[in-house]
């Protein structure tokens, strides 16, 4: 150098058929319950969908570039 993937919540992910309000678990916080809570049950808060353009009435999702991060070739 040159091919391929992956980049969503504080993590580990899902969504991928363009438009429905962007989700799940564990995690945080608030409450119940309880002898106590770290178990257990209810609820809440937290997101520029890696950046930057393009394409479209409309993009997390499509297309280019780039950035970081893994894997093969050389």
């Nucleotide at each position: 150098g040159c091919g391929c993937c992956u980049a969503u919540a504080g993590c580990u992910c899902a969504g991928a058929g363009g438009a429905u309000u962007a989700g799940a678990g564990c995690g945080u916080c608030u409450g119940c319950c309880u002898c106590c809570g770290g178990a257990g049950c209810a609820g809440a808060a937290g997101g520029u969908c890696g950046c930057a353009g393009g394409u479209u009435c409309g993009a997390u999702c499509c297309c280019u570039g780039c950035u970081a991060g893994g894997c093969g070739c050389g």
Overview: The RNA shown here (transfer RNA) has 74 nucleotides and comes from a Pseudomonadota bacterium. The sequence is in RNAcentral, with records from ENA. The source organism's lineage runs through Bacteria, Pseudomonadati and Pseudomonadota. Its mean pLDDT, the model's own confidence on a scale to 100, is 80.